[in-house]
Context: one part of a larger RNA
RNA sequence: UGACGGGGGCCCGCACAAGCGGUGGAGCAUGUGGUUCAAUUCGACGCAACGCGAAGAACCUUACCUGGGCUCGAACGGCUUCUCAACGUUCGUAGAAAUACGGAUAUCCCGCAAGGGAGUGGAGUCGAGGUGCUGCAUGGCUGUCGUCAGCUCGUGUCGUGAGAUGUUGGGUUAAGUCCCGCAACGAGCGCAACCCUUGCCCUGUUUUGCCAUCAUUAAGUUGGGGACUCAUAGGAGACUGCCGGUGACAAACCGGAGGAAGGUGGGGAUGACGUCAAGUCAUCAUGCCCCUUAUGUCCAGGGCUACACACGUGCUACAUUGGCGCAUACAAAGGGCAGCAAUACCGCGAGGUGGAGCGAAUCCCAUAAAGUGCGUCUCGGUUCGGAUUGGAGGCUGAAAUUCGCCUCCAUGAAGGUGGAGUUGCUAGUAAUCGCGGAUCAGCAAUGCCGCGGUGAUACGUUCCCGGGCAUUGCACA
Numbered sequence: 001u002g003a004c005g006g007g008g009g010c011c012c013g014c015a016c017a018a019g020c021g022g023u024g025g026a027g028c029a030u031g032u033g034g035u036u037c038a039a040u041u042c043g044a045c046g047c048a049a050c051g052c053g054a055a056g057a058a059c060c061u062u063a064c065c066u067g068g069g070c071u072c073g074a075a076c077g078g079c080u081u082c083u084c085a086a087c088g089u090u091c092g093u094a095g096a097a098a099u100a101c102g103g104a105u106a107u108c109c110c111g112c113a114a115g116g117g118a119g120u121g122g123a124g125u126c127g128a129g130g131u132g133c134u135g136c137a138u139g140g141c142u143g144u145c146g147u148c149a150g151c152u153c154g155u156g157u158c159g160u161g162a163g164a165u166g167u168u169g170g171g172u173u174a175a176g177u178c179c180c181g182c183a184a185c186g187a188g189c190g191c192a193a194c195c196c197u198u199g200c201c202c203u204g205u206u207u208u209g210c211c212a213u214c215a216u217u218a219a220g221u222u223g224g225g226g227a228c229u230c231a232u233a234g235g236a237g238a239c240u241g242c243c244g245g246u247g248a249c250a251a252a253c254c255g256g257a258g259g260a261a262g263g264u265g266g267g268g269a270u271g272a273c274g275u276c277a278a279g280u281c282a283u284c285a286u287g288c289c290c291c292u293u294a295u296g297u298c299c300a301g302g303g304c305u306a307c308a309c310a311c312g313u314g315c316u317a318c319a320u321u322g323g324c325g326c327a328u329a330c331a332a333a334g335g336g337c338a339g340c341a342a343u344a345c346c347g348c349g350a351g352g353u354g355g356a357g358c359g360a361a362u363c364c365c366a367u368a369a370a371g372u373g374c375g376u377c378u379c380g381g382u383u384c385g386g387a388u389u390g391g392a393g394g395c396u397g398a399a400a401u402u403c404g405c406c407u408c409c410a411u412g413a414a415g416g417u418g419g420a421g422u423u424g425c426u427a428g429u430a431a432u433c434g435c436g437g438a439u440c441a442g443c444a445a446u447g448c449c450g451c452g453g454u455g456a457u458a459c460g461u462u463c464c465c466g467g468g469c470a471u472u473g474c475a476c477a
Base pairs, nucleotide, nucleotide: 001477002476004473005472007471009469010468011467012466013465015461016460019425020424021423022422023421026316027315028314029313030312031311032310033309034307035306042053043052064302065301066300067299068298069297070296076127077126078125079124080123081122082121084119088105089104090103091102092101093100094099108117109116110115129291130290132289134287138285139284140280141279142278143276145274150189151188152187153186154185155184156165157164158163169180170179171178195268196267197266198265201235202234203233204232205231210225211224214223215222239262242256243255244254245253246252318418322377323376324375325374326373327372328371334365335364336363339358340357344353345352346351384415389410390409391408392407393406394405395404431454432453433452434451435450436449437448
């Protein structure tokens, strides 16, 4: 000087407290461990691995296993040499295919017509190839402490020196934020601001959007209109600016006015010096080492989906604030041409036939659902719950057995609110309700990322946990 303390002090954080909802019990989904297996490819392991890489494992993917093939090779290039009028297209045979053999067809380009170029196949050679090893050789990228308020430098001064000072102190702040003081004076990276979005208003524009007034219609449908909504571009607005109080005449804090909004307005992006030899050689790049008729490469089938069990993360429930039936109201944000697909018809349904319109503020996906009204059920393992299983179908796709999703009929399991424990959350948040998208032929999505609808509960800082500052002790460096 740091690190550490079951030392004391100050402060902060859903850290505790006050609450609400979960998880831990059940069934299922998914990931992991373990076990099994020919293989169950690999990586990730406290927080910070475990719905993670994977924003899509039937084949492919695929890296794994079994079997069958190839060896300058699956792609590309250089050189040498030999060969063929071919390469290609198509057919047949064998085969699981890869591939091998045979037949047919066909005869590249430039040329003065000599020749040259391009191409196929074989041999040789140089470069190949490797999801093989090492993330403890590395780059790049990322997680984490932590959006915590810190981390440093120049000059000066002090100290023999390591170092100190500045950065400590008194206040204050979300903040090393600002003020005052001070052997310090300044500066840099961080904080804040600048960026995006949302909340009010103004101006311009008026189609595909809108409809107050005037006509009109089944319907903003049509004429018309630019008021309003929305959209889009530009501006305005919030700065402790104003008033009162407290304060040290400061910074600031408390209250108030005006205002759509008040003290960082809400949300996002933004992550200092560094820590963990943290993660990644399997995105990519790359040193060293290793393989080179194989650890490379092609193909078929299988596996990654196994199953006594253990754990994590979720979904659905256990019902009456409910289940079921009928009727009815109100979104936002997205996506669409190898696409989204309306009206119509067929089917109980999944879906099918057909195809208007739309590269989309125009058309479509697309009925939002909780809600509301009426009816029914009446406390029972039930009209709760939907696992599991049988049968019949639909869709995608060469192909659905291993191993897809969906529909209908039947079947109706566990489950009566969950021990010790543990977890999320302070406002349009929790909880609850639906909708969309990426990936994608299809889908194991209950995941992830977004969108809106309805809409709660907090005396405070003694204690637990994590962090910041100064101080104290120290058997540690």
Molecule: small-subunit ribosomal RNA, 3' major domain
Organism: uncultured bacterium